Order: sequence, then C1' cells, then structure tokens
RNA sequence: UAUUUCACACGGGGGUGCCUUUUGGCUGAGAUUAUACCCAAUGAACCUGAUACGGUUAGUACCGUCGUAGGGAAGUGUGAGCGUAGCACGU
Repeated sequence: UAUUUCACACGGGGGUGCCUUUUGGCUGAGAUUAUACCCAAUGAACCUGAUACGGUUAGUACCGUCGUAGGGAAGUGUGAGCGUAGCACGU
C1' cells in the first nucleotide's frame, strides 16, 4: 500500500403469510408498510418455476427437493482488530 472481517453513516434492493369457534394459534431475523428486520455478486435477501414433487400438519402455512435452473440491488466513505500479499528500512 492492497485485500479479507466487523461496526457505523448515507444511498440502494426485498418480504410482510397460513390456520382457527376466537380474546387466538404456527413458523421465522422479520407476518399491523414497522424510527423495524434482512441483503449486497462468495448475491437462497428476494422473485419465477409453484395451489410443483415428497414429508408433516389445523393449514395454499412449515421442512426438504427443485437449485452448479432462470432472474435479482454492480454500493461509497470512515474507523477498529487480526490475517495474507507486495514494497521499503534495520539486523
């Protein structure tokens, strides 16, 4: 000096469902568009396929496959610690 990680600021992208007799229940970071939560190409944040296929269940929810599928925001700056690489100096 460059790069990786984390945090913060500003800008950008995304989702907000299912069931039930209901004052409710389920999963999840987020399910009341929330001063929130998540994501940044090493991109499963999120969309299409898809009311797909298999399992489970109260359940078009949930889990897995699909998925090395096709798309998707092409971030900037500052700071901190560790590591790596290069260069310079000393021994």